[in-house]
RNA sequence: AGGGGUGUAGCCAAGCGGUAAGGCACGGGGCUUUGGACCCCGGAGCGCAGGUUCGAAUCCUGCUACCCCUGCCA
Numbered sequence: 001a002g003g004g005g006u007g008u009a010g011c012c013a014a015g016c017g018g019u020a021a022g023g024c025a026c027g028g029g030g031c032u033u034u035g036g037a038c039c040c041c042g043g044a045g046c047g048c049a050g051g052u053u054c055g056a057a058u059c060c061u062g063c064u065a066c067c068c069c070u071g072c073c074a
Stems, first nucleotide, its partner, number of pairs: 001070007010024003018054001026042005047063005
């Protein structure tokens, strides 16, 4: 320098145009003498900036961080 992949909650992770599942953790409540376990409830707007669209996590463009491959210099 070129190419490819991945960025979604504190962590892991689904979603593939119709408005964000699940698990762990965390907070509140129930139960319990207390704690644990168990049960119920709660929390995101999707790496950043634009664009397309009635509607974007999803499609397009640029940027950015990390990972992999190739090349160049030393």

Predicted 3D model of a 74-nucleotide RNA (transfer RNA) from Neomoorella thermoacetica. Its Rfam family is "tRNA". Gene Ontology term of the family: triplet codon-amino acid adaptor activity. About the family: Transfer RNA (tRNA) molecules are approximately 80 nucleotides in length. Model confidence (mean pLDDT): 83 of 100.